[in-house]
Context: one part of a larger RNA
């Protein structure tokens, strides 16, 4: 001198733009953060409508009836493994970077072939009886599918057995072909369509597996029995001591094993002339974690942050039988600290899940809100003006010198703020209404509508110098001196080092100096 996610003290006028729990992976009250789809389905709690019906002149109220819009809560479909948050573990094939799978799987999308016949028994909601303070649950008894079960076709599918042909990188790998064995499916529709099965490619996402790279301690020197390999087998998508039986004694180390502390990793960012050295906030990618710890279920994907099970520990309810809970989602509380913000608005725009759509939903995002905590930029006025006013302070004291064009005074502007008026881009689609093109459900034209932020930015007017400077320093290091007060007291200090009676070093002043809506200080890094 540079830099920080800082913090502290003095001090503060706007705005852009970015950031904001670095400590207790410490505890959590309250809201919300995942749902959609009635074009799969059975009915109809609740809300409208339409129609009977009773009472009344009527208006209406009461009631019947799924009869229609639609719909809670049931079945069933897809999401829920994305998107979010954290870094606790991990020193590792996690991460980087380069490869390999002749060992692998991939819902939805995309292209292409072929297919969709036929029959069965449940069940939940609803009804009906009961338990239970609750959570909840037991038992009769009906019914429905795009749920569910079989039975047919069936194929380049799978799986055995064979027959050729070709190619390779060792196990080995592709194609034709024959044989027997298994294995499908669903419907809805406003008739346009959408949807189901089955197999192949393609996308896209993952999985595993290698080489190199990736701290600290030898005051850690020997480690290892599923430990090393092999056969055989189970198990996975798939390799594999993943796992198990058997056989053999291997493996692995000073080119630092093991074992003990530390820690998520990269891109990147500070710093440097550059090697390098430091960090890992914010954004982007991977990784691991969701109260600890464990387990599998569903699923195209999990061993699942807002699923289940166990088990622990801790808060809660309770009628003492028993039950209920997981903010490292956004907010907010406590607590912890030197220190980190609103219990805010919108789905307008991006994207994300459903769904034919229209639309739901989304604390993702996108906006506002508080913080000088960073950076940029702009104001705090410009120009004149000397009897160098008046006061302060200084001197060598009838007088000089400063602060000083500073101030009064004159004249001019009006950025920011303040009042008034206008007032956006962000919007494109979807959608309606007109038109029109063609491939007949796709497209294009106008039109009209959609804006949370926001009456914001931004333009135009109006008054008016008005509403805006501090904050360290001044012995050298290092830019900037003199007076007073103190007298080894009180104090300063980042190093030397000042102070014991003239202190430029203490503490006031005046004046200077730097930097400036900031200025110091501490702490950390270069």
């Nucleotide at each position: 001198g540079g830099a920080u996610g800082a913090a502290c003290g003095c001090u503060a006028g706007c705005g852009g733009c970015a950031g904001g729990c670095u400590u207790a992976a410490c505890a959590c009250a309250u809201g919300c953060a995942a749902g959609u789809c009635g074009a799969g389905g059975g009915g109809c709690a609740g809300c409208a409508g339409g129609c009977g019906g009773u009472a009344g002149c009527a208006a209406u109220a009461c009631u019947g009836u799924g009869c229609u819009g639609g719909c809670g809560a049931c079945c069933g479909g897809c999401g829920c493994a994305c998107g979010g948050g954290u870094g606790c573990g991990u020193a590792a094939c996690g991460c980087g970077u380069a490869u390999g799978c002749a060992a692998c799987c991939u819902a939805c999308c995309c292209a292409c072939u072929a297919c969709a016949g036929g029959g069965g028994g449940a069940u939940a909601a609803c009804g009906g009886a009961g338990g239970g303070a609750a959570a909840c649950u037991u038992c009769c008894a009906c019914u429905a599918a795009u749920a569910u079960c079989c039975c047919a076709u069936g194929g380049u599918g799978u799986u055995g057995u064979u027959u050729u042909c070709c190619c390779g990188c060792a196990u080995g790998g592709g194609g034709a072909g024959a044989c027997a064995a298994c294995u499908a499916a669903a419907g809805c529709u406003u008739c346009g369509g959408u949807g189901g099965u089955a197999g192949u490619g393609g996308a896209u996402g993952g999985g595993c597996a290698u080489g190199c790279g990736u701290g600290a301690c030898a005051u850690u020197a020997g480690g290892u029995a599923g430990u090393u390999g092999g056969c055989g087998g189970g198990g996975c998508a798939a390799c594999g001591g993943c796992c198990c039986a058997c056989c053999a004694a291997g493996c692995c180390g000073a080119c630092g094993a093991u074992g003990u502390c530390u820690a998520g990793g990269g891109g990147a960012g500070c710093u440097g002339a550059g090697a390098g050295g430091c960090u890992u906030a914010u954004c982007c990618c991977c990784c691991a974690c969701a109260c600890u710890g464990g387990u599998a279920c569903u699923g195209a994907g999990a061993c699942a942050c807002g699923g289940a099970c166990c088990a622990g520990a801790c808060u809660c309810c309770u009628a003492c039988g028993g039950g209920a809970g997981g903010c490292a989602g956004c907010a907010g509380u406590g607590a912890g600290g030197a220190a980190u913000a609103u219990u805010g608005g919108u789905c307008a725009a991006u994207g994300g899940g459903c769904g034919a759509u229209a639309g739901c939903c989304u604390g993702a995002a996108c906006c506002a809100g508080c913080c000088a905590a960073g950076u940029c930029g702009c104001g705090u006025g410009c120009g004149g003006g000397a009897u160098g006013a008046a006061g302060g302070c200084c001197c060598u004291c009838c007088g000089g010198g400063u602060c000083g064009u500073a101030a009064a005074c004159c004249g001019c502007u009006u950025u920011a703020g303040c009042c008034g008026g206008g007032g956006a881009g962000u919007a494109a689609c979807g959608u309606g209404c007109g038109g029109g093109a063609c491939g007949c459900g796709u497209c294009c034209c106008g039109c009209a509508g959609u804006g949370a932020g926001a009456g914001u930015a931004c333009c135009c007017g109006g008054a008016g110098a008005a509403u805006a400077a501090g904050c360290a320093u001044c012995g050298g290091c290092u830019a900037a001196c003199u007076c007073c007060g103190u007298g080894c007291c009180a104090g300063c200090a980042g190093c030397c080092g000042c102070g014991g009676u003239a202190a430029u070093a203490c503490g006031g002043a005046g004046g200077a100096u730097g930097c400036g809506a900031g200025c110091g200080u501490u702490a950390u890094c270069c």

The part of an RNA shown here (small-subunit ribosomal RNA, 5' domain) has 526 nucleotides and comes from an uncultured rumen bacterium. Its mean pLDDT, the model's own confidence on a scale to 100, is 85.